């Protein structure tokens, strides 16, 4: 210098003007409620001023795990359903994170893996191929017979060829008519033992002659975990109008009759009967009770919080000291314009500098811990490979 790997961070700056949402505060004006000593006091809202605060690294997807709230539920077990799946640790918890093991990729830094069980059972293995799981013989090889000398028939074989993602252990030697775990050595596989490690596992020794192909992001088996719904959860206060219930009272409907507190007559429905009957229902006024719509308040942001330092730990993380307070709206504010300066790309110029373009992804809605996905451009640290120079 070029190429690459890992971890972390930023994601425009300053000023002016206009505007928005919350908070604190000031006094004047306005509106309104309450108290009493009746013109004062105490609140609430609003206008105005001042001060201070006001999106993210992902606020996103809503995919996991929790806090919180309500509902259900003795505890515990079993079954079903869903999820997780090497080992150890971290954590409130996790399917997350850290460290290790095994396998795979890369020269390397480093990266990737749903990574338990296939000798419990069932199922599947396309196409090609003779044969795809208690296998099989197309070419070939060997033996015998026949032959028109091209081959044909019968038997043996599975080393070689061919098909396939995969062909019923691999390599070498012996052996044989040719071959074959038929025999032997090594490797693989299985079982047992020893050593190291908390463990996954690793190393070594002995035995077994092949018996055991792959797939469990197919059923299944094993171990562990899991009640449901979600802040539109949930709790409180509740005006007018309308509607529900209880109680009390009545002069309630029609007529005399214009008035009345006077007089007369009395309704509807259901059911039963020879009949008398039984039950239910209506209007107005008042008092009380409960539900509940618009609305208001709480939940709501001080929290598994953030920063610095120290200690322990390889690390994730934990502990301690000190400091800090950092949106809280409720259909939803966090914005706009201008100026100057930046970043990046392109062009011009000897240069100073000038011109043009561009400046992302996206925006809280109860709150946390993660994962995943999107992102203009930039910064820092550590490491690896190659080339050159000393």
């Nucleotide at each position: 210098g070029c190429g690459g790997a890992u971890g972390g961070c930023c994601g425009g700056a300053u000023g002016a003007c206009c505007g928005c949402g919350g908070g604190u505060u000031a006094c004047u004006g306005g509106a309104u409620g309450g108290g009493c000593u009746u013109g004062c006091c105490c609140g609430u809202c609003u206008c105005u001023g001042a001060c201070g605060c006001g999106a993210g690294g992902a606020a996103a997807g809503u995919c996991c795990g929790g806090a919180c709230u309500c509902c259900a539920c003795a505890a515990g077990g079993c079954a079903a359903c869903g999820g997780u799946g090497c080992c150890g640790g971290g954590u409130a918890a996790c399917g997350c994170c850290c460290g290790g093991c095994g396998g795979g990729g890369g020269c390397a830094a480093c990266c990737c893996c749903a990574g338990g069980g296939a000798a419990a059972g069932c199922g599947c293995c396309a196409c090609a191929g003779a044969g795809a799981a208690c296998a099989g013989a197309c070419c070939g090889c060997c033996c015998a017979g026949c032959u028109u000398c091209g081959g044909c028939u019968g038997g043996g074989u599975a080393a070689g060829g061919g098909u396939g993602a995969a062909a019923c252990g691999g390599u070498g030697g012996g052996g044989u008519a040719a071959g074959a775990g038929c025999c032997c050595a090594c490797c693989g596989c299985g079982c047992c033992c020893c050593u190291g490690g908390c463990a996954a596992c690793a190393g070594g020794g002995g035995c077994g002659g092949c018996a055991u192909g792959g797939c469990a992001a197919g059923c299944c088996c094993c171990a562990c975990c899991g009640g449901g719904a979600g802040c539109a959860a949930u709790g409180c206060c509740g005006a007018a109008u309308a509607g529900g219930g209880a109680c009390u009272u009545c002069g309630c409907g029609g007529g005399g009759c214009g008035u009345g507190a006077c007089c007369c007559c009395a309704g509807g429905g259901c059911u039963g009967u020879c009949u008398u009957g039984g039950c239910c229902c209506g209007g107005a006024a008042g008092u009380c009770c409960g539900g509940g719509u618009u609305g208001g308040c709480a939940g709501c942001u001080u929290g598994a919080g953030c920063g610095u330092g120290c200690u322990g730990g390889u690390a994730a993380c934990a502990g301690c000291c000190c400091g800090c307070c950092u949106a809280g709206a409720g259909g939803a504010a966090u914005g706009g314009u201008c100026a100057u300066c930046g970043g990046c790309g392109g062009g011009g110029g000897c240069a100073a500098c000038c011109c043009c373009g561009u400046u992302a992804c996206a925006a809280a809605a109860u709150c946390c811990g993660g994962c995943u996905u999107a992102c203009a451009g930039g910064c820092c640290a550590u490491c690896c490979g190659c080339g050159c120079a000393u």
This is a predicted structure of a 390-nucleotide RNA (Bacterial RNase P class A) from Maritimibacter sp. The gene name in the source record is rnpB. NCBI's taxonomy places the organism under Bacteria, Pseudomonadota, Alphaproteobacteria, Roseobacteraceae, Maritimibacter. Its Rfam family is "Bacterial RNase P class A". Rfam classes the family as a ribozyme. The coordinates come from a structure-prediction model, not an experiment, and the mean pLDDT is 75.